[in-house]
C1' cells in the first nucleotide's frame, strides 16, 4: 500500500478478480498439554421412549407403626413468580439513555411504636359402608386438631362537613392539629425459657407498575391518505394505580411528504467482526433488559401469575380402556427420531458457590461444580544431540555401533481430590512409535527439469493453457511456502474515494427535468439595540458489571485469571460568555421593485391589402410529338397536347434585402399597413425598503408526427397502383397518387426539445469583430451624413493564468468561490415486464428482477482501409503508335480423366517450355515380379563344420537366389533379444541457408534537444526542385546511420604503353600459283616494322562547367555554344527497416516423429512418367507477292572444341561413309541468314501450308515396339489473319533474320548468349491499374478475403401473460357457541353450594364475500446463451441512398 484483466500500444472512466482478516462446514494430516464467556444458534419455537430437574418445616397440628431412634399418611405454613431453557411473536414506551409518579403497590428482610381480649363451628388423614377397568378419580355415615375456618370487643382504617394553625414544595390536590357525623372493625401461638412467631401503624431496603422527552429497518409499484372509542368534554365503573382503560351523553375532532396507515423483515442493548478512521456487517455463548413455553383463549391462588415441572375450555397431535372414560406436552440435563453441509455423556457429586425450607442439625437443587468426547478456537512444547566407522573420487544423504538427553511414553510410589482425571515431585525402562498440506505461466515466494497425453483427457478465482517438442492438463524428481496443521467452499468486513459527513461525479465515459411560473422546505445585504435558542466555558448528576486500553500482579511462560487507572463520543440539571447564526424592535440603500425619457426588434393576437410563381377554366395562335432518365418505360397527346397570347377562378406561400444580424423562457418568429399586447437594453441619485434567490409536490407553455369534430385542398406527398433497375427490388430512379400538410375548436405532451453545458450571486489578463442605447470629438457638401474614443448590455472569433482523461473550456468558462433544486454508481435483460395513473386510440409519465456476461465505454496514438479528397510517379498503367495471343495445325507445360503405375512439388500478379525437368535402359522418386543387407552388445549355435565357391540337373524371364547331388576352401557367424546404418518417408506451419515477391520502390531509423500524463511527435513538415529522404529555402530542431546517388563491369571519344599466334601503310627479297605475256601486277610463304587496325593495361574526358532566359540573386529547368558522348550518357551489377507462416525437408544440412527386415539398396528384368472424349498456358509454322521457288553471289559477333572440333580427298541423290592434316586453340577447326544479281510463279486452298500417312534408306546407343533423330521418294489436314478479352514495347528499341552455346551417347519448335537488318508513335496524362506521399473518416488492428445486423431453424436456461387449480395470510357480513365476567330467580341451607333464566365479552366452528403473497398448468410472448446451419447486407469509409 496495492497488483491481474478492454487496445496494436496509450491515457481515462468502470466493474471484475487477486493478496488480509474473522465464523461455519468439509478433503487430506497429526505426537502432548493448557486455557476458553467454544460445541442442535443458522434448518424443524419439529416430535419425544426413558431416568432425573422442587422441595421443606414435627420449634404449627392429628394420627398410625416400632422398645427406641425413627419412619409414614393427612391439615396446615413457606416456597413452587426464583434458578434453567429458547428466540416464535414483536417496529413497541419493546429496548436504550435521561426524567416524571401531586396517579402506584411491594411477601420473606432493616428501624420505630404500640398490641397479641373473649368465644365459637367444621374437616382430612382414621374406622365402617360404596361406585369404578383404571395406577385417574369419586359417593354417603362416624370422630378429632391447629399458627386452618368463624364471631365479638379495642387499637386501626375510610367517608363528609366545619375550623385554627403549621409542614414539604415550583405548586397543595399531600401531610398534619383541633371539632362534629358516619363507616370499618386485626392478631397465633410455639419451645429445649435463650428466643422463634402472630397483628396494627409509620419509615427504609429491595422488586414490581405507570407515565413522558429523545435514539436506533426497509419498501412511495403503500397518499389528497388513516382514524368512530377514534380526538376531546361531563358523569359513572373498574383498577394498587392515572387514563376511552370500559360505559352513558355531548362535541367534531385527532394523525399525515419532519412519510401517517399499509406491506416486509427483526427480540433490544451492553458489545463482537472488520476497518487508520468515519462506517459497514452482525446481535449465538457472558451480563442487563423484554418475550415465550403444542395453539388459541381465559380466569383463580397469591405480596407478587393471567402462571404451563398450576388449573378450565377448545383446536390439532399422541397414549391407555374393560368403550362406560381417561391421560400427556424436554424452547431443563442427559438421550432418541426427524430435518440437515453440520455440532457431544440417557456420566459424577452436592465437596466449593448459591438458592429454597427449616431455630438448628440438616434435606434437597441435571443450578452449579467436576469428569467424557471434539485441532471449534486460541496459546505453549516436541518430533533430537555428539564421537568415530563404513559407502562415495569428494562432498551431502544414508547405514550400522557406541555414548547423552528424556518434553510425551512405559512401569512404581508420594502429594493432591468429594471419588477421580489431569497436573507436580521422586525411581527404573528405551532414540525408539511422533510431519504434513497447499503451490511452482503471470498476478505470486518457487523449474525454460525428465515422461506421458495431443482442442482428448483434462486444468483455469481472473487472464488463460491444451490441436505431437505443454515451465499451465497427468505423472516422477527438483524446487517454495505454512506448519500440527494447512487447502477448499459457503457466510461477514476490509480493498470500495465503485454510494463520497469526513469523501466522487454529470460537454463527449453512467449522469442537467424540453422550457418557465410559483407552494412547502433551504439559503439570504447594510447599520443598532436587545435576547440567549444554536455555539463556546466552568461545575454536579448519571452513563451496571464484563468487554477494550494503560500499568501492575498471579498461573513455570503464554493464552487466562486478579488489581489499579482510564475510556465509555451521550443524556440531564446549574452558572457564565455573545463574536457568528437565529428570535425581537427600529433604521438604511447597494440587492430587488416601481416611475419617467427617447431609441431598437421576424416578440404575441387579430384585421386589412398586395405579390411571382404554379395549378385549373374559357377563347385565341400552332402542330407531331411532350415529359422523364445513366439509359429508358409507364404516362400526356389527332376528342389537337407539349409551346405562345389574353382573360376568369383556386389554394398555398413570401425571392431579392438578409447578415456566426435582431426578438422570445423554451418550442419557435421573416411580404406591406392598422389595432390591441407582452419583454428587455440604455439614461436619469424620482420613489418604496430586502419587498430577494432557488425550488420537491403542483400550475402553464410546449417542434414535427399522431387523433376527434367542421371546413379547405394548388403544390408537394407516406400508404398505394404502375414503370424501371436488380440475382430478387415489398428500396434508391421516374409517372402517378390517399391520408396528411392549410383554416377553427379540442386531444396528446414527446425530439439529437443540443451549447448533448440547470438556475442565480460574486472575483480572476487581454486582443479583435458586430447589434442596441447613451456621453463625447474630428470632418462636413450640414444629410437621419462620414470617420472615430469611451460606459453599459446582447451576441461572435482568438487566447494568459486556471481546468481537463484528453479532445479542448478559458470574464457567455467546462477556471476560483457561495446558494438551492435535478440526476449517476459496470455491460445487457430494459426504459422492457407487473402495478399504479394520464390519454378518445397511439401512446406517456412511474418503473424492478431472475438470468447473463469481463468486459462494454471515452479520448487520443499509430497503421491498414475507403465505390473520401489533393499532390506525384510508372509502356509488368493509359493515351499515340508497332507487333502479337485469343481460331488452325503442331511442340511442351498444367488440370482433369484412366491406368497396376501413368512418383512427387509449384496455383493471382510472384504454378502452368518452370523445379536448369529435352525421362528409350540408368536418371526413377512409380508398378509387377526376382534378390540382397543387422555396427555393436547379451544369449545361444560352431573343427560332431560358422560361413564361402562351384561342375550338372530342375525351377525361372534369367541367376547355385532356391532344390537335388557331389567336389573345395576354412573360423567366425544363423538365429532371438535389445540398439543401429540406410530411408526422394511425414512435417517448408518445428528450422538453417539459398530464392522469389512488394520493389524499374523511395523509403527505414537513430543520438541528442524539445513538446505531450502518455501511446507517440518532431527531426522525416511546408515551398520550390529532383529519377531520387536529389537539392534549396524556411521552420524547435541540430546531427547522423542504412537506403538513392557515389562505388564496380561492359560499351561509346581519345593519349601514352607493349606486340605473338595479331596487323601490313610502308621496304627488301626469293619461291609457289594465277592472269597476262614485252614490261608487270594479284595471292600466298619468307625478313624487316608496329604507323593503321586489334588486343589489354594505364590515363584523360561530362561538371549545368560556358551563354540566355525562367526561379527567391536559391536548387534547378528550358534553349543554345561547344563536343565522340549533355544532364544518371547508355547497358548492367549492387539493392534498406521490413512483410507476404511466400517457394524449396526432392540440391545439401537440420530437430522430431515414423519404417526398421522393410518406407532400406549407386542390384537385376520389364513397364510407366510418352496414356486421351476434354479444358487451361507458354511457343513454333502458316494463312502467302514486303512472298514461294530455282540459280548464283556477299558481309558477322558470342563462343565450342581431346571418349572432342575436324580442314582436305574419296563414295553416296542425300542423310551419312571411309581414310585424315592440324588443333590442348588471338595459331587447328566448326559456320550464317535475312540481303543482293538473275529466273519463274500470278492471288488460287496455288509451285501458299506442310499436318496426316506409307515405302526405303543412315546415325546414336546393350537395346530405338511401347517411345529418338536425320535423309530420299509419295501422301498433302486445317488454315484465306482469327469474338469477348487481353499480353509486350519509346531507339540501335519493338519487330525481323539467322549464328553460338547449356543440357548432351543420340534428340531443342526450350532457356542463356551473339551478332545483321531496322522502324511507328508520345515527349504527355492520372480516366483505368498499380505504387509513393500530405490529409480526411473509421465501430477495422488476423488490420475490407476486415467488422458487423435482423429474421428463420436447432438445444439448453431463467422470466412475463396464461382458461384454471393448490396452498398459505390478512379482512369485511351472518350464524352457532366452550367458557369467562355480571344480573334475576330459586333449592339446599346460614358455611357454602346447587339448578332455571337472562345481559355481555369472547377463544373456536360453520356460511358468505374482499385483498396481499406463494406454487402448478394446456398454451403463448419476448429474453439469454450456444466451433464451423439458411436468407440477405442494414451499420462502421460519402459503408455505396450521409
Nucleotide at each position: 500500500u496495492c497488483u491481474g484483466g478492454u487496445u496494436g500500444a496509450u491515457c481515462c472512466u468502470g466493474c471484475c478478480a487477486g493478496a488480509c482478516c474473522c465464523g461455519a462446514a468439509u478433503g487430506c494430516u497429526a505426537u502432548c498439554g493448557g486455557a476458553g464467556u467454544g460445541g442442535u444458534a443458522c434448518u424443524a419455537a419439529g416430535c419425544c421412549a426413558u431416568g432425573c430437574a422442587a422441595g421443606u418445616c414435627u420449634a404449627a397440628a392429628g394420627a398410625u407403626a416400632g422398645c427406641a431412634a425413627u419412619a409414614u399418611c393427612u391439615u396446615g405454613g413457606c416456597a413452587u413468580a426464583c434458578g434453567g431453557c429458547u428466540c416464535a411473536g414483536u417496529a413497541a414506551c419493546a429496548c436504550g439513555u435521561g426524567g416524571a409518579g401531586a396517579a402506584u403497590c411491594u411477601g420473606c428482610c432493616c428501624u420505630a411504636u404500640g398490641g397479641u381480649c373473649c368465644a365459637c363451628a367444621a374437616u382430612a388423614a382414621c374406622c365402617c359402608c360404596g361406585g369404578g377397568a383404571a395406577u385417574g378419580c369419586u359417593g354417603g355415615g362416624g370422630a378429632c386438631a391447629a399458627u386452618g375456618g368463624u364471631g365479638g370487643a379495642c387499637a386501626u382504617c375510610c367517608g363528609a362537613g366545619g375550623u385554627u394553625g403549621c409542614c414539604u414544595g415550583g405548586a397543595a390536590u399531600g401531610g398534619u392539629u383541633c371539632c362534629u357525623c358516619g363507616u370499618u372493625g386485626a392478631a397465633a401461638g410455639a419451645c429445649c425459657c435463650g428466643u422463634c412467631g402472630c397483628c396494627a401503624u409509620a419509615g427504609g431496603a429491595u422488586g414490581a407498575c405507570u407515565c413522558c422527552g429523545c435514539g436506533g429497518c426497509c419498501g412511495a409499484u403503500u397518499a389528497c391518505g388513516c382514524u368512530u372509542g377514534a380526538c376531546g368534554g361531563u358523569g359513572g365503573g373498574g383498577u394498587a394505580a392515572c387514563g376511552g382503560c370500559c360505559c352513558a351523553c355531548c362535541g367534531u375532532g385527532g394523525c399525515u411528504c419532519u412519510g401517517a396507515u399499509c406491506g416486509g423483515u427483526a427480540c433490544c442493548g451492553g458489545c463482537c467482526a472488520u476497518g487508520u478512521a468515519a462506517g459497514u456487517g452482525g446481535g449465538a455463548g457472558c451480563c442487563g433488559g423484554g418475550a415465550g413455553a403444542c395453539a388459541u383463549a381465559u380466569a383463580c391462588u397469591g405480596a407478587g401469575a393471567c402462571a404451563a415441572g398450576g388449573a378450565u375450555a377448545u383446536g390439532a397431535g399422541c397414549c391407555c380402556u374393560a368403550c362406560g372414560g381417561g391421560g400427556u406436552g424436554c424452547a431443563g440435563c442427559a438421550g432418541g427420531c426427524g430435518a440437515g453441509a453440520a455440532a457431544a455423556c440417557u456420566c459424577u457429586a452436592c465437596a466449593a458457590u448459591c438458592c429454597g425450607c427449616g431455630c438448628a442439625a440438616g434435606c434437597g437443587g441435571g443450578a452449579u461444580a467436576g469428569g467424557g468426547c471434539u485441532a471449534c478456537u486460541c496459546c505453549g512444547a516436541g518430533u533430537g544431540c555428539c564421537a568415530a566407522c563404513c559407502c562415495u573420487a569428494a562432498g551431502a544423504a544414508g547405514g550400522a555401533u557406541g555414548g547423552c538427553u528424556g518434553u510425551g511414553g512405559c512401569g512404581g510410589g508420594a502429594u493432591a481430590u468429594a471419588c477421580a482425571c489431569a497436573g507436580u515431585c521422586c525411581c527404573g525402562c528405551a532414540a525408539g512409535a511422533a510431519a504434513g498440506g497447499a503451490g511452482a505461466g503471470g498476478g505470486c515466494a518457487a523449474g525454460g527439469c525428465u515422461g506421458g497425453u495431443g482442442c482428448c483427457a483434462g486444468c483455469c478465482g481472473c487472464c488463460g493453457c491444451g490441436g505431437u517438442a505443454a515451465a499451465a492438463c497427468c505423472a516422477g524428481c527438483u524446487c517454495u511456502u505454512c506448519a500440527a496443521g494447512u487447502g477448499u467452499u459457503c457466510g461477514g468486513g476490509a480493498c470500495u474515494a465503485u454510494u463520497a459527513u469526513u469523501g466522487a461525479g454529470c460537454u463527449u465515459a453512467a449522469a442537467g427535468c424540453a422550457c418557465u411560473c410559483g407552494u412547502a422546505g433551504c439559503c439570504g445585504g447594510a447599520c443598532u439595540u436587545u435576547u440567549a435558542a444554536g455555539u463556546c466555558c466552568c461545575c454536579g448528576g448519571c452513563u451496571a458489571a464484563a468487554u477494550a486500553c494503560a500499568c501492575g500482579a498471579g498461573c513455570u511462560c503464554a493464552a487466562c485469571u486478579c488489581g489499579u487507572g482510564u475510556u465509555u463520543c451521550g443524556c440531564u440539571g446549574g452558572g457564565g460568555a455573545u463574536a457568528c447564526u437565529g428570535g425581537a424592535a427600529g433604521u438604511c440603500u447597494u440587492g430587488g421593485g416601481a416611475g419617467c425619457g427617447g431609441a431598437a426588434g421576424a416578440g404575441g393576437u387579430a384585421g386589412c391589402g398586395g405579390g411571382u410563381a404554379c395549378c385549373u377554366a374559357u377563347g385565341g395562335g400552332g402542330u407531331a410529338g411532350c415529359g422523364g432518365u445513366g439509359a429508358a418505360a409507364u404516362g400526356c397527346g389527332a376528342u389537337a397536347a407539349u409551346c405562345c397570347c389574353a382573360u376568369g377562378g383556386g389554394g398555398a406561400c413570401c425571392a431579392c434585402c438578409g447578415g456566426u444580424g435582431g426578438c422570445g423562457a423554451a418550442g419557435g418568429c421573416g411580404c406591406g399597413c392598422u389595432a390591441c399586447u407582452a419583454g428587455g437594453a440604455c439614461g436619469c441619485g424620482u420613489c418604496c425598503g430586502a419587498c430577494g434567490g432557488u425550488g420537491a409536490u403542483g400550475g402553464g407553455u410546449g417542434a414535427a408526427a399522431g387523433c376527434c369534430u367542421g371546413g379547405g385542398g394548388a403544390g408537394c406527398g407516406a400508404a398505394c397502383g404502375g414503370g424501371a433497375u436488380u440475382a430478387g427490388a415489398u428500396a434508391c430512379c421516374c409517372c402517378g397518387g390517399u391520408a396528411g400538410u392549410c383554416c377553427a375548436g379540442g386531444c396528446u405532451g414527446u425530439a439529437a426539445a443540443c451549447g448533448a453545458u440547470g438556475c442565480c450571486c460574486g472575483u480572476u489578463a487581454a486582443g479583435u469583430g458586430u447589434a442596441a442605447c447613451a456621453c463625447g470629438a474630428g470632418c462636413c457638401a450640414a444629410g437621419a451624413g462620414c470617420u472615430u474614443g469611451u460606459g453599459u448590455u446582447g451576441u461572435g472569433c482568438u487566447g494568459a493564468a486556471g481546468a481537463g482523461a484528453a479532445a479542448u473550456c478559458g470574464u457567455u468558462a467546462a477556471a476560483c468561490g457561495g446558494g438551492c433544486c435535478g440526476c449517476u454508481u459496470g455491460g445487457g435483460g430494459a426504459g422492457u415486464a407487473c402495478g399504479g395513473u394520464c390519454g378518445c386510440a397511439a401512446g406517456g409519465c412511474u418503473g424492478a428482477a431472475a438470468c447473463u456476461u469481463a468486459a462494454a465505454g471515452g479520448a487520443a496514438u499509430u497503421g491498414a482501409c475507403g465505390g473520401g479528397g489533393g499532390a506525384a510517379u510508372a509502356c509488368c498503367a493509359c493515351a499515340a503508335g508497332g507487333g502479337g495471343u485469343g481460331a488452325a495445325g503442331c511442340c511442351u507445360g498444367c488440370g482433369g480423366u484412366u491406368u497396376a503405375a501413368u512418383u512427387g512439388g509449384a496455383c493471382u500478379c510472384a504454378a502452368c517450355g518452370c523445379c536448369g525437368g529435352g525421362a528409350a535402359a540408368c536418371u526413377u522418386a512409380c508398378c509387377a515380379g526376382g534378390g540382397g543387407c543387422g555396427a555393436u552388445a547379451g544369449a545361444c549355435g560352431a573343427a560332431u563344420g560358422a560361413g564361402g565357391g562351384u561342375c550338372a540337373g530342375g525351377c525361372u524371364g534369367a541367376c547355385g537366389a532356391c532344390c537335388u547331388u557331389a567336389c573345395c576352401c576354412g573360423a567366425c557367424g544363423g538365429u532371438c533379444u535389445a540398439a543401429g546404418a540406410g530411408g526422394u518417408a511425414g512435417u517448408g506451419c518445428a528450422u538453417g541457408g539459398c530464392c522469389a515477391u512488394c520493389g524499374c520502390c523511395a523509403g527505414u531509423u537513430c543520438g541528442u534537444g524539445c513538446c505531450g500524463u502518455g501511446a507517440g511527435g518532431u527531426g522525416u513538415c511546408u515551398u520550390g526542385u529532383u529519377a531520387a529522404g536529389u537539392c534549396a529555402a524556411g521552420c524547435a530542431a541540430c546531427g547522423a546511420a542504412c537506403g538513392a546517388a557515389a562505388c564496380c563491369c561492359g560499351u561509346g571519344c581519345u593519349g601514352c604503353u607493349a606486340a605473338u599466334u595479331g596487323c601490313u601503310a610502308c621496304c627488301g627479297a626469293u619461291a609457289a600459283c594465277g592472269u597476262u605475256a614485252u614490261g608487270a601486277c594479284g595471292u600466298u610463304c619468307c625478313g624487316g616494322g608496329c604507323a593503321c587496325a586489334u588486343u589489354a593495361g594505364c590515363g584523360g574526358g561530362a561538371c549545368c562547367g560556358c551563354c540566355a532566359c525562367u526561379g527567391c540573386u536559391a536548387a534547378a529547368g528550358u534553349g543554345g555554344a561547344g563536343g565522340a558522348a549533355g544532364g544518371u550518357g547508355c547497358g548492367g551489377g549492387c539493392c534498406a527497416c521490413g512483410g507476404u507462416a511466400g517457394g524449396u525437408c526432392a540440391g545439401u544440412a537440420u530437430g522430431c516423429u515414423c519404417c526398421g527386415a522393410a518406407u532400406c539398396c549407386a542390384c537385376c528384368u520389364g513397364g510407366g512418367c510418352c496414356a486421351c472424349a476434354c479444358g487451361c498456358g507458354g511457343g513454333c509454322u502458316g494463312c502467302a507477292a514486303a512472298g514461294g521457288c530455282u540459280g548464283g553471289u556477299a558481309c558477322a559477333a558470342u563462343g565450342g572444341g581431346c571418349u572432342g572440333c575436324g580442314a582436305c580427298g574419296c563414295c553416296g541423290a542425300a542423310a551419312g561413309g571411309c581414310g585424315g592434316a592440324g588443333c590442348u586453340a588471338a595459331u587447328c577447326u566448326c559456320g550464317a541468314a535475312a540481303g543482293c544479281c538473275a529466273g519463274u510463279c500470278u492471288c488460287a486452298g496455288u509451285c501458299g501450308g506442310g499436318a496426316u500417312a506409307g515405302u526405303g534408306g543412315g546415325c546414336u546407343g546393350c537395346a530405338a515396339c511401347u517411345c529418338g533423330c536425320c535423309c530420299u521418294c509419295u501422301u498433302g489436314a486445317a488454315c484465306u489473319u482469327g469474338g469477348a478479352a487481353u499480353c509486350c514495347c519509346u531507339a540501335g528499341u519493338a519487330g525481323u533474320c539467322g549464328c553460338a552455346u547449356g543440357u548432351c551417347a543420340u534428340c531443342a519448335u526450350c532457356g542463356u548468349g551473339c551478332g545483321g537488318c531496322g522502324a511507328a508513335u508520345g515527349u504527355g496524362u492520372c480516366u483505368c491499374u498499380a505504387u509513393u506521399c500530405c490529409u480526411u473518416g473509421c465501430a477495422c488492428a488476423c488490420a475490407c478475403c476486415g467488422c458487423c445486423c435482423g429474421u428463420c431453424g436447432c438445444u439448453u436456461c431463467a422470466u412475463g401473460c396464461g382458461a384454471g387449480u393448490g396452498g398459505u395470510u390478512u379482512u369485511g357480513g351472518g350464524g352457532a357457541a366452550a367458557g369467562g365476567c355480571g344480573c334475576u330467580c330459586u333449592c339446599c341451607a346460614u358455611g357454602g353450594g346447587g339448578g332455571a333464566g337472562u345481559g355481555u365479552c369472547u377463544a373456536u366452528c360453520c356460511u358468505u364475500g374482499g385483498g396481499g403473497c406463494c406454487g402448478c398448468a394446456a398454451g403463448u410472448a419476448g429474453g439469454a446463451a450456444g466451433a464451423a446451419g439458411u436468407c440477405g447486407u442494414a451499420a462502421c469509409a460519402a459503408g455505396g441512398u450521409a

This is a predicted structure of a 1442-nucleotide RNA (small-subunit ribosomal RNA) from a metagenome.
The prediction has a mean pLDDT of 81.